[in-house]
RNA sequence: GCCCCGUUGGCGCAAUGGAUAGCGCGUUGGACUUCGAAUCCAAAGGUUGCGGGUUCAAGUCCCGCACGGGGUU
Numbered sequence: 001g002c003c004c005c006g007u008u009g010g011c012g013c014a015a016u017g018g019a020u021a022g023c024g025c026g027u028u029g030g031a032c033u034u035c036g037a038a039u040c041c042a043a044a045g046g047u048u049g050c051g052g053g054u055u056c057a058a059g060u061c062c063c064g065c066a067c068g069g070g071g072u073u
Base pairs, nucleotide, nucleotide: 001072002071003070004069005068006067007066010025011024012023013022018056027043028042029041030040031039049065050064051063052062053061
């Protein structure tokens, strides 16, 4: 250089082109408890890596770029 895969809350991952982007862990508050742990309830937290394009509609399709991983001369 070329080819392939990945990038979505703090972390790990979901999401036929169509619902308010969900789940687990974590965090915060509450219940329970003598106090904790465990358990239960609730909440906060996402411009879906960046910039364009297609479409009535894009996390999803297309193009370029960045970053990470793998392959190859």

The RNA shown here (transfer RNA) has 73 nucleotides and comes from Diplonema papillatum. It matches the Rfam family "tRNA". The source organism's lineage runs through Eukaryota, Discoba, Diplonemea, Diplonemida and Diplonema.